Background: Predicted 3D model of a 136-nucleotide RNA (c-di-AMP riboswitch aptamer (ydaO/yuaA leader)) from a Candidatus Fermentithermobacillaceae bacterium.

[in-house]
RNA sequence: GUCGAACAGCGGCCUAAUCUCGCGGAGAGCGAGACCGGGGGAAUCAGUUUUGGGGUGAAUCUCUCCAGAGAGGAGAGUAGGGCAUCCCUUUCACCGAACCCGUCAGCUAACCUCGGAGGCCGUGAAAGGGGAGACG
Numbered sequence: 001g002u003c004g005a006a007c008a009g010c011g012g013c014c015u016a017a018u019c020u021c022g023c024g025g026a027g028a029g030c031g032a033g034a035c036c037g038g039g040g041g042a043a044u045c046a047g048u049u050u051u052g053g054g055g056u057g058a059a060u061c062u063c064u065c066c067a068g069a070g071a072g073g074a075g076a077g078u079a080g081g082g083c084a085u086c087c088c089u090u091u092c093a094c095c096g097a098a099c100c101c102g103u104c105a106g107c108u109a110a111c112c113u114c115g116g117a118g119g120c121c122g123u124g125a126a127a128g129g130g131g132a133g134a135c136g
Stems, first nucleotide, its partner, number of pairs: 010122005018034006035116006045106001052104001053101004061077006080095002086130007
């Protein structure tokens, strides 16, 4: 000097998944509030329940192959989706999962109820436009 790893802090990304206060010797943990998010739930309207149906989520759907009731697996695409300058547009690259309810739920005022986890990075790349800020 280069490369890689670990730890701590800081700064960020996906996401609703953050903040504050109290109790607790510290902590683990418990409780409450704010805020954010999900579900259930009238009338009206809509809809058709074994071909079961439904929910969270961007994560749906099509084809081919291994199978050959199949289940499942692999591949190629695709609806859709995210990425530190603050925002927007385009292209390439990337993701396009997983889980839950249990025969049952459309919308839905009042009302009822639940969640605030987990994973990852040190800027994926390029072009154009607008604004802000900084400098001159």